[in-house]
Molecule: SAM riboswitch aptamer (S box leader)
Organism: Cytobacillus kochii
RNA sequence: UUCUUAUCAUGAGAGGUUGAGGGAUAGGCCCGAUGACACCUCAGCAACCAUCAAUAGUGAACGCUAUUGAAAAGGUGCUAAUUCCUACAAGCUAUACGCUUGAAAGAUGAGAA
Repeated sequence: UUCUUAUCAUGAGAGGUUGAGGGAUAGGCCCGAUGACACCUCAGCAACCAUCAAUAGUGAACGCUAUUGAAAAGGUGCUAAUUCCUACAAGCUAUACGCUUGAAAGAUGAGAA
C1' cells in the first nucleotide's frame, strides 16, 4: 500500500515546546495570536487484540470456534463539534436549506497478501 472483516449517537485534558494554519477531499459550518494544529510529559476514556471465567458447539485429546461476563499492570486507539453536517441512491411528507434508511468515502482494530 492492497484485500477481508467488525465498530463508528457514549466516554475522556492539563502542563511544556513551537508559532499559523487546522477540522481526510469538495461545499458549508466551525476551531485558531485569549496560541489552534503538531510534538513531548503526565493524566484520563474505552474495551478492538491479548488475558481470565461461564455456557454452547466440535474434536479421541491438547485444543479450536461462538456467545456472555470480568479485569485493565500488556499491544493499539482515542480525549471540540454524531465520522461536525452534506456529497450517491431509495422512500416519506409539511415540497423544504426537510425527515428516514441504505451505500460510498473516511477513521480505528484484527487477520491476510